Model confidence (mean pLDDT): 77 of 100. Lysine riboswitch aptamer from Ferrimonas aestuarii, 200 nucleotides, folded computationally. The sequence was found by an Rfam model in a public genome assembly.
């Protein structure tokens, strides 16, 4: 000096995604708690033990009060773009005890994304949430075709403009563009920069 790429740094998608707060409505006049009344044996749990009950269990009438969790909206801040999810294993925690359930981690599999929609689960809910499917939007590259352009793009500052980095050096048999149209493919992707070693 070629010479890729691994890494590295800043990004983009949009009803974007999570997480925290304040208030707001639903839960719900329900659980419960008192206190009467009839009547008369159990309540709790998936079990098992406590435990509470003929000093009246649990249910039902009336009458007095009367809630929380969880989920959900609007608005505020915070993290960010495998953001987050969600399935399987494992290990911790929770509980009187085992189970299940919940949460927290670590491993691996799927899913670019947010609608709409049926089924099935979940929950008080026809509100949400979660699988799985089907529709169509939408972005990102790849390929091919159109038709536009004659230098493109990108980052810095900008009033016009210019400075800088990277690609061509071809002239419609071409591209570094721009738009549209199909087809296909996944986020360990994509876009700009920057960039070893190895090899020559």
């Nucleotide at each position: 000096c070629c010479g890729c790429u691994a890494g590295g740094u800043a990004g983009a998608g949009g009803c974007g995604c999570a997480u925290c707060g304040c208030c707001u409505a639903u839960c719900a006049g329900u659980a419960g708690a008192u206190c009467g009344g009839a009547a008369g044996a159990g309540g709790u749990u998936g079990a098992u033990a406590c435990c509470c009950u003929u000093u009246g269990a649990g249910g039902c009438c009336g009458a007095u009060u009367g809630a929380a969790a969880g989920g959900a909206g609007u608005c505020g801040a915070u993290g960010c773009c495998g953001a987050a999810g969600u399935g399987g294993c494992u290990g911790a925690g929770c509980c009187a005890u085992c189970g299940a359930a919940c949460u927290c981690a670590g491993u691996u599999g799927c899913u670019g994304g947010g609608g709409u929609u049926a089924u099935u689960c979940u929950u008080a809910a026809u509100a949400g949430g979660a699988a799985u499917g089907a529709c169509a939007c939408u972005g990102c590259c790849a390929u091919a075709g159109u038709a536009a352009u004659c230098u493109c793009c990108g980052a810095c500052a900008g009033g016009a403009u210019g400075u800088u980095g990277g690609a061509a050096u071809g002239c419609u048999u071409g591209a570094u563009u721009u738009a549209c149209u199909a087809u296909g493919g996944a986020g360990c992707g994509c876009u700009a920069c920057u960039g070893a070693a190895a090899g020559g």